[in-house]
Context: one part of a larger RNA
RNA sequence: CUAAUGCGAGGGAACUCGGCAAAUUAGCCCCGUACCUUUGGUAUAAGGGGUGCCUGCUUUUUCAAUCUUUGAUUGUGAGGGCAGGUCGCAGUGACAAAGGGGUCUCGACUGUUUAAUAAAAACAUAGGAAACUGCAAGAGCGAAAGCUUGUGUACAGUUUCUGAAUCCUGGCCAGUACAAGUACCUCAAACCCGGGUCCAACUGGGCUAAGGGCUUGCAAACGCCGGGAGUAACUCUGACUCUCUCAAGGUAGCCAAAUGCCUUGUCGGGUAAGUUCCGACGUGCAUGAAUGGAUCAACGAAGGCCCCACUGUCCCCGCGUAGUACCCGGUGAACCCACAUGACGUGGACGAACAGUCCACGAUCUCCCAGCGGGAAAAGAAGUCCCUGUGGAGUUUUACUGCAGCCUGCCGCUGUAAUACGGUUGUGAAUGCAGAGCGUAGUCGGGAGCUGUUAAUCUUGGUUUCUCCGGGAACCAGGGGAGGCGAAAAUGGAACACCGACUCUUUAUAAUCGUCUUUCUUACCAGCGCUUCGAGCGUUGGAACAACGGUAGGUGGGCAGUUCGGCUGGGGCGGCACGCCUUCGAAAAAAUAUCGAAGGCGCCCUAAGGUUGGCUCAGGCGGGACAGAAAUCCGCCGUAGAGUGCAAGGGCAAAAGCCAGCCUGACUGGAUCCUUAACAGUAAGGGAUCCAGAGGCGAAAGCCGGGCUUAGCGAUCAUCUAUGUCCCCUUUGGUGGGGGCUAGAUGCGUCAGAAAAAUUACCCUAGGGAUAACAGGCUUGUCGCGGGCGAGAGUCCCCAUCGACCCCGCGGCUUGGUACCUCGAUGUCGGCUCUUCCUAUCCUGGUCCUGCAUAAGGGGCCAAGGGUGAGGCUGCUCGCCUAUUAAAAGGGAACGUGAGCUGGGUUUAGACCGUCGUGAGACAGGUCGGACUUUAUCUGCUGGGAGUGUAGGCUGCCUGAGGGGAAAGGGUCCCCAGUACGAGAGGAACGGGACGCUGUGGCCUCUAGUUAACCGGUUGUCUGACAAGGCAGUCGCCGGGCAGCCACGCCGCGUAAGAUAAGAGCUGAAAGCAUCUAAGCUCGAAGCUUCUCCCGAAAAGAGGCAGCCAUUCCCGUUUUACGGGACAAAGGCUCCCAUAAAAGAUGGGUUUAAUGGAACCGGGGUGUACGCUGGAAGAUUUCGAUCGACCAGUUUAGCCCGCGGUCCCCAAUCGCUUAAG
Repeated sequence: CUAAUGCGAGGGAACUCGGCAAAUUAGCCCCGUACCUUUGGUAUAAGGGGUGCCUGCUUUUUCAAUCUUUGAUUGUGAGGGCAGGUCGCAGUGACAAAGGGGUCUCGACUGUUUAAUAAAAACAUAGGAAACUGCAAGAGCGAAAGCUUGUGUACAGUUUCUGAAUCCUGGCCAGUACAAGUACCUCAAACCCGGGUCCAACUGGGCUAAGGGCUUGCAAACGCCGGGAGUAACUCUGACUCUCUCAAGGUAGCCAAAUGCCUUGUCGGGUAAGUUCCGACGUGCAUGAAUGGAUCAACGAAGGCCCCACUGUCCCCGCGUAGUACCCGGUGAACCCACAUGACGUGGACGAACAGUCCACGAUCUCCCAGCGGGAAAAGAAGUCCCUGUGGAGUUUUACUGCAGCCUGCCGCUGUAAUACGGUUGUGAAUGCAGAGCGUAGUCGGGAGCUGUUAAUCUUGGUUUCUCCGGGAACCAGGGGAGGCGAAAAUGGAACACCGACUCUUUAUAAUCGUCUUUCUUACCAGCGCUUCGAGCGUUGGAACAACGGUAGGUGGGCAGUUCGGCUGGGGCGGCACGCCUUCGAAAAAAUAUCGAAGGCGCCCUAAGGUUGGCUCAGGCGGGACAGAAAUCCGCCGUAGAGUGCAAGGGCAAAAGCCAGCCUGACUGGAUCCUUAACAGUAAGGGAUCCAGAGGCGAAAGCCGGGCUUAGCGAUCAUCUAUGUCCCCUUUGGUGGGGGCUAGAUGCGUCAGAAAAAUUACCCUAGGGAUAACAGGCUUGUCGCGGGCGAGAGUCCCCAUCGACCCCGCGGCUUGGUACCUCGAUGUCGGCUCUUCCUAUCCUGGUCCUGCAUAAGGGGCCAAGGGUGAGGCUGCUCGCCUAUUAAAAGGGAACGUGAGCUGGGUUUAGACCGUCGUGAGACAGGUCGGACUUUAUCUGCUGGGAGUGUAGGCUGCCUGAGGGGAAAGGGUCCCCAGUACGAGAGGAACGGGACGCUGUGGCCUCUAGUUAACCGGUUGUCUGACAAGGCAGUCGCCGGGCAGCCACGCCGCGUAAGAUAAGAGCUGAAAGCAUCUAAGCUCGAAGCUUCUCCCGAAAAGAGGCAGCCAUUCCCGUUUUACGGGACAAAGGCUCCCAUAAAAGAUGGGUUUAAUGGAACCGGGGUGUACGCUGGAAGAUUUCGAUCGACCAGUUUAGCCCGCGGUCCCCAAUCGCUUAAG
């Protein structure tokens, strides 16, 4: 020092994000308890009083004994009450044992949760609501068999939302989802009907399920719930009115809230002071009703704020205890390590821009020990932030592509019967009206007859049916009794009787097929019973459905796979600088970049193309009916000032512009070149030239392969189209089909061309300082400071003071820019702590000017020695506020300082709100919660030691180069003096004195603290009792307390000299004057240097003085030297110690001794010991006496002492060793 503990004067939260931590409280009995309330609570609310021991009385009760047995007495045990006595600081005396209150937010509550950073406001909950479900259900698991819910049955089960109770739960169905319906539309396969030369492939149509369209419903489904004007007799406001618009326009409530950006909103309260808190207000960025709204008693290790009590949290720290640390003995790791196994400091313009290594200067003899934590951009971990990767993964969805599941059609398993309806075929019957024609003429053919008492024609009534409404057909009942029809003629396109064939429509019937509904039982399914356990039997129910299999359509983040462009002064957002064209940039060849500057293109045109011929524009002047500045006409001038389909450049006048005629060269095939694309290579695209062919125009020469020119565009695969009588395949032929060759279209604009959405804070990985956030570097727009000029303000007057416009600098604190170092990691805001530096000076010192009378100010100059504080709010830096003050200056040091602390903020994982998003999720929006590692190797620093050197050694005393300190700083009051000054009000100075404060050094006499030396009191328990003790936390608790250590205590911290700064002057020239200056001289500051205090011969120039020893002897060897021994001043060790102390060191002592211990004396601490004697409230008594807390005396006692003395009783013994020569 540290972590753990004990105590603390005065103050009492001033600490801090925050009373974190600690302290307080505490048991039992009695008294007494508020607001509020769901009447249960709140409540141990709060706040008071009592509590020991002894003596006695009284009372309840257990058990036992005895007796005179409803009971009594005695004894024992467990309690209650009362009275008296008595002691202490203190009686639940130790241990054990809630601090309390007020108010708000959230959640109703008890409960649950992220084992290992989150216990919560999250989850759950009772209660509320909705949806599905009648059981072979619904839901879940499974490939299936089967199983669960459940051996339950709607008062049940499953799913979802909300979250007690209370008061409530508004409007909207346009969107999405779901549900129901659906004349009609759409709609797959199968089926049916066509085309396809017969068939197939292929193809058209019809019919048609679910689904979709369509119509409704539904919000306690997902969700949503406006804007602009005007208006009341002051003003303001707007009950009122108008208007746009929507599916509807936010109702009741509530609010700067866990939701409000602006914002520290405004007002009120609390405080000296309140970014928090409470109550209100409400244009609410962006509140709001089961995504529940509001309220709310109780509850909460939840989160704010306030108060009382309490305290070392703090002012401001001190002392003690035990354990580490330190020393000794034993044992004995790890991290880490580019560098000679060690690597100094400061400055720097060098350097990859923060150097132990480079440069300069300084410092530097070697080693060891204890500490500190400034540096080693310390260690730890291939950065978790950021970006990149054609790297992943989790999640989501109206991403892309699929798959389960579900719905539905058809087929199979799959049978019987019936009604109805429909299709096809057969049969029968009826029917067939343009007009003309007597008439209702289906078509073609044959055809001159057919029919009739078995009742014809006609007629009456009725039924059925068809109808072109005129009529026709059939049947029934009657009348009646012989003809009627055809042919011929007429009409007409066609002529009728009768026969044959066909046909439209209608109808009947049969077969077959289909649909709907129903029936049956034998497939199939299920329940029950029996069972020989078999794939069984019986019975009941269902039933050709279902289930299952196949196939087709729909739906389908339930599940799976995959993707989620590029450029980019980081990325994202934005933009397109991603394909082309023109000009500039572009630096006079070509080429040339930027998210450089200015603009265009993704077409258009059958003429706006080809050719031939002709013409001349814009504008101006003059003239001319309506006619004007501009209409059309005439004349003159007119190099382009016009025009060119479209941007710009280049170009163009018998034209490339304008007009007209005739045409289609806006051709086919081939070749070459240029461009695209500087230079090497290169696609599509674009352009030019030539050859051949067939053409157009022109008399001809000629021109023409689109447009005055330079933009106007697209590969492979795939699909489609065209052309041909070209090639191949389909056994031959034909047909059809397919393929190829050639050309074109459909398009990739991310334009040399993948098929493609989000999110990640739950994240992972590979990398990047190729690229961001911090810091540094560069820069300095911005920021801060200054200057020049002087418009103006200042009554006058630029410059006492202020100073526009414009201009010039400095600083490197703000914010930017940049991307140079660092991504195999340099810990990021603020606070605390601690040091140092700068000055652009806030105070203190000196001085000048003033629009300076004094006082108080304003402005400037010198000056960095010292100082620059305490609180309220907020995480804050900052800022605002309060009261002081001489003043409460500004900055740097990696926005100094996390191997120094903290962790409130930011910035992981949990959760809530608002907003955004369909969603997963997101938010420099708010809110609650949330792991800070390391034993110090080097260096540095603070201290403590050892050795070497200082030309012999040793002891003692000095010098002082150099270094360090602030050792002081400032105030108030008094005298001067109510003086100078001033009309007054007011009101100095020089000089002198006193007293606080801040800082600093030392000390312990006093005061205060501590005092686990010590003394005493006391509780529980144990040692049988007394006495004396142990333990109750490393003092059980409490009261005192010496030495020591200490602050809250005491003492000290002077004056002057010298050289100067700004400034004030003397003399004095240059410059006959003037001038503080040039030569010379005098003053002048808290600043500088001395004086004063501390370190300091390692000050390599290594010092001085004094004293002592030695400068010799012997032996040996390898003989100018070395080794051994003797001598020797002086020192060290061993030993005992403390005024010293981590180890070393320092100091003292060692028998010639008071160094330590013991003993005694003195001086202190505590507070009167044990024992004995006497007393004591009372009680008992056999009268002898016994019990008794406690009191008095003996007793200023006893016990104790790290202090001062006295005294040799004990221990400092015996010895060893170094050393010049």

A computed fold for a 1221-nucleotide part of an RNA from a Candidatus Bathyarchaeota archaeon, annotated as large-subunit ribosomal RNA, half B.